């Protein structure tokens, strides 16, 4: 330089056009305990990387930018 893939809570993932974006771990609060761990209960935590486009409606489809990774040179 060319090309492909990916970008979603603190971390790892799901969600292939329509109801309140789901799950696990972590953090927090409470119960239990002499204290902690474990266990149980609870709620909190995301402008779905950014900017445009398509659509009645976009996390999802299209284009561009940025970032990460792979292949080739």
């Nucleotide at each position: 330089g060319u090309u492909c893939u990916u970008g979603u809570a603190g971390u790892g993932u799901a969600g292939u056009g329509g109801u309140u974006a789901a799950c696990a771990c972590g953090a927090c609060u409470g119960a239990c305990u002499c204290u902690g761990a474990a266990u149980c209960a609870g709620g909190a935590g995301a402008u779905c990387u950014c900017g445009g486009g398509u659509u009645c409606g976009a996390u999802u489809c299209c284009c561009g930018a940025c970032a990460a990774g792979g292949a080739c040179a």
Annotation: This is a predicted structure of a 73-nucleotide RNA (transfer RNA) from Penaeus vannamei. Its Rfam family is "tRNA". The coordinates come from a structure-prediction model, not an experiment, and the mean pLDDT is 82. The sequence is in RNAcentral, with records from Ensembl Metazoa and Rfam.